[in-house]
Context: one part of a larger RNA
Molecule: small-subunit ribosomal RNA, central domain
Organism: uncultured bacterium
RNA sequence: UUGGGCGUAAAGAGCUCGUAGGCGGCCUGUCGCGUCGGCUGUGAAAACUCGGGGCUCAACUCCGAGCUUGCAGUCGAUACGGGCAGGCUAGAGUUCGGCAGGGGAGACUGGAAUUCCUGGUGUAGCGGUGAAAUGCGCAGAUAUCAGGAGGAACACCGGUGGCGAAGGCGGGUCUCUGGGCCGAUACUGACGCUGAGGAGCGAAAGCGUGGGGAGCGAACAGGAUUAGAUACCCUGGUAGUCCACGCCGUAACGUUGGGCGCUAGGUGUGGGAUCCCUUCCACGGGUUCCGUGCCGCAGCUAACGCAUUAAGCGCCCCGCGUGGGGAGUACGGCCGCAAGGCUAAAACUC
Numbered sequence: 001u002u003g004g005g006c007g008u009a010a011a012g013a014g015c016u017c018g019u020a021g022g023c024g025g026c027c028u029g030u031c032g033c034g035u036c037g038g039c040u041g042u043g044a045a046a047a048c049u050c051g052g053g054g055c056u057c058a059a060c061u062c063c064g065a066g067c068u069u070g071c072a073g074u075c076g077a078u079a080c081g082g083g084c085a086g087g088c089u090a091g092a093g094u095u096c097g098g099c100a101g102g103g104g105a106g107a108c109u110g111g112a113a114u115u116c117c118u119g120g121u122g123u124a125g126c127g128g129u130g131a132a133a134u135g136c137g138c139a140g141a142u143a144u145c146a147g148g149a150g151g152a153a154c155a156c157c158g159g160u161g162g163c164g165a166a167g168g169c170g171g172g173u174c175u176c177u178g179g180g181c182c183g184a185u186a187c188u189g190a191c192g193c194u195g196a197g198g199a200g201c202g203a204a205a206g207c208g209u210g211g212g213g214a215g216c217g218a219a220c221a222g223g224a225u226u227a228g229a230u231a232c233c234c235u236g237g238u239a240g241u242c243c244a245c246g247c248c249g250u251a252a253c254g255u256u257g258g259g260c261g262c263u264a265g266g267u268g269u270g271g272g273a274u275c276c277c278u279u280c281c282a283c284g285g286g287u288u289c290c291g292u293g294c295c296g297c298a299g300c301u302a303a304c305g306c307a308u309u310a311a312g313c314g315c316c317c318c319g320c321g322u323g324g325g326g327a328g329u330a331c332g333g334c335c336g337c338a339a340g341g342c343u344a345a346a347a348c349u350c
Base pairs, nucleotide, nucleotide: 005320006319007304008303012318014201015200016199017198021194022193023192025088026087027086028085029084030083031082033081034080035077036076037075038074039073040072041071042070048066049065050064051063052062053061054060091191092188093187094186095184096183097182098181099180103177104176105175106174107173108172109171110154115149116148117147118146119145120144121143125136126135162169163168206247207246208245209244210243211242215241216240220236221235222234223233257317258316259315260314261313262312265295266294267293268292269291270290271289272288273287274286275285276284299306300305323350324349325348332343333342334341335340
């Protein structure tokens, strides 16, 4: 490289936007670039294959044909791909009318609880554990009542439920703002899909500057346990956890890249439209579109399992893998304040 692969064996980039490129709906005309055919030229000889000949045979050698899968010229074909021109509406988008939502950002705000402070009541303990001790407490703790301060997180609702591209998002109100779904089918007329590079977003921890600091709590200290105990348990406790701005760029799982079409059903649930029932509404039932679960046929799979939310049947584009260790390491480059990240070997060894 060919073949063959990527849910769990090696293998889907964390996610999105998007450049180049690749691929691309229906109809008509035109060109004849790709494509196909005829003819001509050329494609050295030798070699090779086939047929025939010559050395007594063979090797060897001679002759003829093929081969030389190609290129060029010319004539022709025009279905398919392509260029150009025109048209279309089923893809895509716009518009209008509705709907749901912890989607994002900012400001303001609420109650419960913990801690601390002040005051009242009150007295000898509290706390903690397997049991204890360190610790706190007669300078009045714990408990209880009232008041105050401050920070962080939002019980119930809450759901196999919702939203978001992913990371992720949950008290309430307001402002700004992104996306989606349904219905109508008025408009544009292929404007599409994917996406090497590139750009942006990206949990936690960590870093820089400034703030904040209730609870929790790496490090650290003490008490226990133990043979030891640099742990598990306990009492404390600094960074951090919180906010603003700027970095970092990892984990990122459905271990399943994105798009489109096709291929039995059953059942639950969220959002919409519509029909039936109902005097009306609600409830209920039916149809349909979108989402999210479970079960299950065909089919697929090494099995497990997947199964209209495919891991089935196909097409298009991208990424990735090629025995284990060495190693996601060294070196180099790029990025970063640093920590480190990205890219990424070899010797050797089994």